This is a predicted structure of a 72-nucleotide RNA (transfer RNA) from Parcubacteria group bacterium GW2011_GWA1_40_21.

[in-house]
RNA sequence: GCCCCUGUAGUUCAAUGGAUAGAACGCAGGUUUGCGGAACCUGAAAUUAAGGUUCGAUUCCUUACAGGGGCA
Numbered sequence: 001g002c003c004c005c006u007g008u009a010g011u012u013c014a015a016u017g018g019a020u021a022g023a024a025c026g027c028a029g030g031u032u033u034g035c036g037g038a039a040c041c042u043g044a045a046a047u048u049a050a051g052g053u054u055c056g057a058u059u060c061c062u063u064a065c066a067g068g069g070g071c072a
Base pairs, nucleotide, nucleotide: 001071002070003069004068005067006066007065010025011024012023013022018055027043028042029041030040031039048064049063050062051061052060
C1' cells in the first nucleotide's frame, strides 16, 4: 500500500427494518446479619462519528476513526 472482518452498559453477549435497545456478571442503595459474604428487592449505566436510503435504522449504503486478520 491492497483486501477482508468487527465496533451496543464497566465486562461478556442479545436484538432478521417496527420503538420503552434487553440479559448475565460487575457497580450503587435497601432488607437480612453481631460484622461481612450469600440471598432477596430497587436503581444507574450503552448503539464509534458524520452523512444517505426509508413512514421508521442497532440493523441497509457511503466516508472517516478505532481494533483484528490476510497478501505484498
Description: The sequence was found in a public genome assembly.